[in-house]
RNA sequence: GCCUGUUUAGCUCAGCGGUAGAGCAACGCAUUCGUAACGCGUAGGUCUGGAGUUCAAAUCUCCAAACAGGCU
Numbered sequence: 001g002c003c004u005g006u007u008u009a010g011c012u013c014a015g016c017g018g019u020a021g022a023g024c025a026a027c028g029c030a031u032u033c034g035u036a037a038c039g040c041g042u043a044g045g046u047c048u049g050g051a052g053u054u055c056a057a058a059u060c061u062c063c064a065a066a067c068a069g070g071c072u
Base pairs, nucleotide, nucleotide: 001071002070003069004068005067006066007065010024011023012022013021018055026042027041028040029039048064049063050062051061052060
């Protein structure tokens, strides 16, 4: 230099153009003599940034950034 992939909650990851989710973690309640576990609930997101297409974009297109891999 060229090619490919990834970027979504604190962490690990889902998510067919139509209201953004799960597990773990955090917090509260219940349970217990008490703790853990189990159960119930709450909070937490500018979906990497910008532009475009569309009635509507995390999702499609383009540019940029970070990270990972491959080729030379």
Predicted 3D model of a 72-nucleotide RNA (transfer RNA) from Dysgonomonas sp. GY75.
NCBI's taxonomy places the organism under Bacteria, Bacteroidia, Bacteroidales, Dysgonomonadaceae, Dysgonomonas.
It matches the Rfam family "tRNA". Rfam classes the family as a transfer RNA.